[in-house]
């Protein structure tokens, strides 16, 4: 070079004939239990006072795009 697979809250990770974005876990806060804590259970957790923003990045398509189509850039794998 070319080829396939992937980039989503702090972390791993879901969501696809386009239609509430973060299911679940972990982590974090608080609370309840203890003389204190540690496990457990309850509950709450993307950003913003709020309008709004938010799926690597710019653009298209569309009433609507994490998803669909074009450039780019990054990890992994694979070829000669």
């Nucleotide at each position: 070079g070319c080829c396939c697979a992937g980039g989503u809250g702090g972390c791993g990770g879901a969501a696809u004939u386009g239609g509430u974005a973060g299911a679940c876990g972990c982590g974090c806060u608080g609370g309840u239990c203890u003389c204190a804590a540690a496990c457990a259970c309850c509950a709450g957790u993307g950003g913003g006072c709020a309008a709004c923003c938010g799926u690597g990045c710019c653009g298209g398509u569309u009433c609507g795009a994490u998803c669909c189509c074009g450039g780019c850039c990054c990890u992994g794998g694979g070829u000669a």
Transfer RNA from a Paludibacteraceae bacterium, 80 nucleotides, folded computationally.
It was read from a public genome assembly.
The coordinates come from a structure-prediction model, not an experiment, and the mean pLDDT is 81.
Rfam family: tRNA. Its family is annotated with triplet codon-amino acid adaptor activity in the Gene Ontology. From the family's description: Transfer RNA (tRNA) molecules are approximately 80 nucleotides in length.